[in-house]
RNA sequence: AACGAACGCUGGCGGCGUGGAUUAGGCAUGCAAGUCGAACGAGAUCCUUUAGGUUCAAGUUUUCGGACGAGAACCUUUUGGUGAGAGUGGCGAACGGGUGAGUAACGCGUGGGUAAUUUGCCCUUAAGUUGGGGAUAGCCAGUCGAAAGGCUGGAUAAUACCGAAUGUGGUCGUCUUCCGCAUGGAAGAUUGUCUAAAGGUGGGGAUCCGCAAGGACCUGCCGCUUUAGGAUGAGCCCGCGUCCAAUCAGCUUGUUGGUAGGGUAACGGCCUACCAAGGCUUACUGGUAGCUGGUCUGAGAGGAUGGUCAGCCACACUGGGACUGAGACACUGCCCAGACUCCUACGGGAGGCUGCAGUCGAGAAUCAUUCGCAAUGCGCGAAAGCGUGACGAUGCGACGCCGCGUGGAGGAUGAAGGCCUUCGGGUCGUAAACUCCUGUCAUGAGGGAACAAUGUCAUGUGUGGUUAAUACCUCCAGGGAGUGAUGGUACCUCAAGAGGAAGCCACGGCUAACUCUGUGCCAGCAGCCGCGGUAAUACAGAGGUGGCGAGCGUUGUUCGGAUUUACUGGGCGUAAAGGGUGCGUAGGCGGCCAUGUGUGUCGGAUGUGAAAUCUCACCGCUCAACGGUGAAACGGCAUCCGAAACUGCAAGGCUAGAGUACAGGAGAGGAGAGCGGAAUUCUCGGUGUAGCGGUGAAAUGCGUUGAUAUCGAGAAGAACACCGGUGGCGAAGGCGGCUCUCUGGACUGAUACUGACGCUGAGGCACGAAAGCUGGGGGAGCAAACAGGAUUAGAUACCCUGGUAGUCCCAGCCGUAAACGUUGUGUACUUGGUGUAGGAGGAAUUAUCCCCUUCUGUGCCGGAGCUAACGCGUUAAGUACACCGCCUGGGGAGUACGGCCGCAAGGCUAAAACUCAAAGGAAUUGACGGGGGCCCGCACAAGCGGUGGAGCAUGUGGCUUAAUUCGAUGCAACGCGAAGAACCUUACCAGGGCUUGACAUGUAGCUGCUUUCCUCCCGAAAGGGAGGAGUCCUUCGAGGGUGCUACACAGGUGCUGCAUGGCUGUCGUCAGCUCGUGCCGUGAGGUGUUGGGUUAAGUCCCGCAACGAGCGCAACCCUUGUGAUUAGUUGCUAAGUUCUCAGAAAUGGGAGCAGCACUCUAAUCAGACUGCCGGUGACAAGCCGGAGGAAGGUGGGGAUGACGUCAAGUCAGUAUGGUCCUUAUGCCUGGGGCUGCACACGUGCUACAAUGGACGGUACAAAGGGAAGCAAGACCGCGAGGUGGAGCAAAUCCCCAAAACCGUCCCCAGUUCGGAUUGGAGUCUGCAACUCGACUCCAUGAAGUUGGAAUCGCUAGUAAAGGCGUAUCAGCUACGACGCCUUGAAUACGUUCCCGGGCCUUGUACACACCGCCCGUCACGUCAUGGAAGUUGACUGCACCCGAAGGUCGCCGGGCCAACCCCUUGUGGGAGGCAGGCGCCGAAGGUGUGGUUGAUAAUUGGGAUG
Repeated sequence: AACGAACGCUGGCGGCGUGGAUUAGGCAUGCAAGUCGAACGAGAUCCUUUAGGUUCAAGUUUUCGGACGAGAACCUUUUGGUGAGAGUGGCGAACGGGUGAGUAACGCGUGGGUAAUUUGCCCUUAAGUUGGGGAUAGCCAGUCGAAAGGCUGGAUAAUACCGAAUGUGGUCGUCUUCCGCAUGGAAGAUUGUCUAAAGGUGGGGAUCCGCAAGGACCUGCCGCUUUAGGAUGAGCCCGCGUCCAAUCAGCUUGUUGGUAGGGUAACGGCCUACCAAGGCUUACUGGUAGCUGGUCUGAGAGGAUGGUCAGCCACACUGGGACUGAGACACUGCCCAGACUCCUACGGGAGGCUGCAGUCGAGAAUCAUUCGCAAUGCGCGAAAGCGUGACGAUGCGACGCCGCGUGGAGGAUGAAGGCCUUCGGGUCGUAAACUCCUGUCAUGAGGGAACAAUGUCAUGUGUGGUUAAUACCUCCAGGGAGUGAUGGUACCUCAAGAGGAAGCCACGGCUAACUCUGUGCCAGCAGCCGCGGUAAUACAGAGGUGGCGAGCGUUGUUCGGAUUUACUGGGCGUAAAGGGUGCGUAGGCGGCCAUGUGUGUCGGAUGUGAAAUCUCACCGCUCAACGGUGAAACGGCAUCCGAAACUGCAAGGCUAGAGUACAGGAGAGGAGAGCGGAAUUCUCGGUGUAGCGGUGAAAUGCGUUGAUAUCGAGAAGAACACCGGUGGCGAAGGCGGCUCUCUGGACUGAUACUGACGCUGAGGCACGAAAGCUGGGGGAGCAAACAGGAUUAGAUACCCUGGUAGUCCCAGCCGUAAACGUUGUGUACUUGGUGUAGGAGGAAUUAUCCCCUUCUGUGCCGGAGCUAACGCGUUAAGUACACCGCCUGGGGAGUACGGCCGCAAGGCUAAAACUCAAAGGAAUUGACGGGGGCCCGCACAAGCGGUGGAGCAUGUGGCUUAAUUCGAUGCAACGCGAAGAACCUUACCAGGGCUUGACAUGUAGCUGCUUUCCUCCCGAAAGGGAGGAGUCCUUCGAGGGUGCUACACAGGUGCUGCAUGGCUGUCGUCAGCUCGUGCCGUGAGGUGUUGGGUUAAGUCCCGCAACGAGCGCAACCCUUGUGAUUAGUUGCUAAGUUCUCAGAAAUGGGAGCAGCACUCUAAUCAGACUGCCGGUGACAAGCCGGAGGAAGGUGGGGAUGACGUCAAGUCAGUAUGGUCCUUAUGCCUGGGGCUGCACACGUGCUACAAUGGACGGUACAAAGGGAAGCAAGACCGCGAGGUGGAGCAAAUCCCCAAAACCGUCCCCAGUUCGGAUUGGAGUCUGCAACUCGACUCCAUGAAGUUGGAAUCGCUAGUAAAGGCGUAUCAGCUACGACGCCUUGAAUACGUUCCCGGGCCUUGUACACACCGCCCGUCACGUCAUGGAAGUUGACUGCACCCGAAGGUCGCCGGGCCAACCCCUUGUGGGAGGCAGGCGCCGAAGGUGUGGUUGAUAAUUGGGAUG
């Protein structure tokens, strides 16, 4: 894009189309093929007429008895007309209409042939139409049957039937001529043979016949017969085209051909007999299918399809058969068989919707039991006309295409309402309302077509024809009459009124269109990717938006996209794909020159290519759809004419391809025979002694019966070291000691010869490693299987000790390999460099060296080009040609079944169901590796001290509980948030209370006022209630404030750290992470950033398609170490000096003065930069050593944390989206809990003691803190502490040292160690120490004697040890945290290993990135499938049995018979025929035996999936 569609939701009108695709399943009912009286007999009914009869009867008349009686009805009868129903006969019924079952076929398409044919009706032509005969239906009578339907007898007609005549002609025979395409055809002649008919209906004047009617006769028309031709239709034959399967490779006996006969309209094995043995091959078999014009799609080439319309074919319940006929083997004919249905009196009969409607069934699904013959056509008829479910119409269905409408213009308070919202607003939205208009469609009313004109009729007007004719008939023209199913429809006019008329799908991307709510991996969506696990543009609803619109979506199917079967127009080194290799058949392709031919090829012409369709132009319906007219086109096929380049063919020539001969050299080329040495093992002998052997380490094993080792001799088998080489040879597999014999190929050189002999190669044939198989040998070593020993969780393995097939030879199989260059063979062309092997030539030589040229082989590098890239690159994967093989997503599967081969193993060929959305290639960046290289780190090692054991403290888990609030959970949670849980904190629990609230803002109203204070009652408090005191400001309007009520709202440590901000941890203070421009690459990306050195460092240097830059590193900052300068109080006190005390004095202490020297304080500077020297290094960067220096290579320490990772941590610090609660999840309150204890873990403290403990004495810090504070001296208390209070907002005062050192005791013990626990007594803080504080004293004195596996910290002022301070804080569970000083070590060979990290490189099937990915068995569920004893269908072959109808087959025909013939008249005969019988063929059916293909099956095999 399309559709004969279906389904869901929705649905106003019209036009034109279209509608049983499934069960070729079954059918009730009606209709669908009749017509002709101008072929025929007979004739119901009705009308008319004649006559008679019966019954009436108006009226006339009357002697009143009656008579006459038009006329009416009925019955019988005559004539004429009408002409129902049926019959004989003719034509039609073989068309039209339906369907697609069958059919893979001369069925269809296309083009031819028919000299091998036929053709009713029609047209043209010629001739004729004479004269006879016998029947029969209808009908009548009888009779059988339920019916359907018969039977017998009698009468009758014809355009029914049958002889005869004639013979223009035709047929046959004979002859002649001409022609062709083989059989043969045409024309003509001929005394020959055979051979025909039917009448009907109009008109008519003369003549004749006749009483008349009429006939003869003439004439018209329609028929009939024969003939020739035409047209149309049909039959038959041929070339070409026409689906899939080779897992169908051979098929065939009337088969192929001949002869003869039969048969047909006609050729023919079409049929029969006989003869010959042929014929076909994508045959045969299986599956599927009506074919075509066309239709859909596509740029085209193609692909798919064959509904409607048109052409052909086939079929008509299933199978068989013929009859009639011009035509059938016949849709609404016949016979037979079968199945089914119906009727029946049970004897027997009837039927065939795949015609139009309709019905049932099945189905996702497909309409009215309508109207009409008015038109178009068909049948019959002379015609009128009749018939026609063909057809024309209408109806139903949005099934399709097309058209129209559901209103138009104005209209902003941007109404209400909905939705959203950042609360401002936005949007639906000019949309609505409202105002002014219009009038399509629908509705009502009125008017109102075309399709209709032929034919016909009557008329008679005119011109012709025919004819004797002005008749009749006929032709043409003119006028008249009459005919419409649709339908009072189309169309037109009028009326009224916006009035009656919009939905469907979608909105994550593809793909136009976004928000809210609900839901919470549920419910659901989904074409693919994929959405949904609490903020879903993806589910559901809503609002909005987008698309289409009387439709919109979904499903199904076809083509396209798909260059994804590649003709146009693909590939095969690694993605799927080169056969293991050669030889070679068919086939395909093929060198140079000239000639011929004209197969292909090219040009022209002719015929055909139906119509419709498509395209174009014009035209008609108001437009369009639709239709009309014309053109073009229909790519094709056939015939004829022409051309000769190329191709083919024929014949001729050539030598450049190919080959042969000659001369050479090289070679693990092949086969056979022989020979050789080394080694191994074994045997024998000698020497010799305790081990050998083996491994990572061992053991099994061998050995004192003498091994291993060593010497000698011998035996056996197998393989051939060195040479040896990306060296050689071979088609590949493959080939390696030496010699001989036989033998294949390649290479080089120079000449001669052949003359395209060539290339490739489906089938075929041959070769074909290893393993394996069969038979026979052989067997040293090695070695599947096997045994033992080890390893291991196990070890049916890797390792070791043994060891059998086998490995070797002969003969024969097998036929496969990563048979690989993963690269088929051949030929040609296209820049180079450098090796190597074999030849030849040149030049030059002492030279057979080197060098140059060339041919052949074999390697490496590389240019153009190619390639997805990797790479290939004269040995192509470049550029071309020729031929072969192979591929078409992964799995299933190189499997199953079948076939072929094989002794077997197995090989070759080779699917499907089902399942997945990938599988795969090359390259890139990371990550990873029990890969590699380089390097670093208290990472290991070397050391010191700990933890893990004990007691206690503290945190966590767990348990418990009303609650034990919450968070943190490997490193990177666990003395963490918490720098302080008795109340408070507090978030938890059980109670008691409050509800605009403990807190904020606003609005409205009210009250009494005024912030406040006091008292009382209940209560545990909160809270509730009662009373009292006091009373703001004022401009008298009010204002501020408070309280109450109400509304907005407050509040939440409720949830989500996986919605977030911010902050933090970690890798890691690791050296990395990037960018701009340029360059390289199709791209991802690379380069830079890699490399050589160096560093703590991507630090620096050098090099380099890179050049620069940024964030990191370093430095800048703080502190500490040295010095200088400045400053000198609260710091300092050396020298000087004053006073005072002690002393004899020396001298010492204290207090001043003075001073700033020193210490110190705190500010500014200096200093260190590899600066200097030597060595080393690449003349670099740097490194090593040294000097100087307080300090030396970053001097020590700190602050400082790149790009990023971990959905790391935190909603409970604060902030914050969403969500939840709102007399409670908020708020207040007393109490309890967070401290709970069988247990486990982390982090610490104290110890276990003598480097110690106890007692006594005596020193030395830093950094901090201090006013609700630090607190001195003094006094009290054993002590905690108390009393008291100097001083100090502090370089001034206070807090304020311990270990060390000196001395004494203890003497190795559960102790004078250790201090838990418990009892008692106290102190302090605080409203309050019960749960649940710290400290003190007395008493008590537990575990513990250095700690398993394992594990932590630390490299110097560090570890270890010692104390001091501070924050929090009323106090304190602090043994914690953060700091400070004092004392003050040991060790580092080194980088193999463990852990972590950095750079480069490599492999990768990983990318959630190795905590990755992933394989197989087993167990369970589901699905499809192979095998299978069997069971059961369908189709079909062969053999046989039975044998209907029928046979223009044969034979018989005793029964029967009108036409013709004969004698003769009979119950005659003949000819001929019929019934009937037999034979042959023959459908269905039956029996047996095969084949193909389904279904199913105990069970079994693998496969897929969860």
Record summary:
A computed fold for a 1506-nucleotide RNA from an uncultured prokaryote, annotated as small-subunit ribosomal RNA. Its Rfam family is "Bacterial small subunit ribosomal RNA". The sequence is in RNAcentral, with records from ENA. The coordinates come from a structure-prediction model, not an experiment, and the mean pLDDT is 82.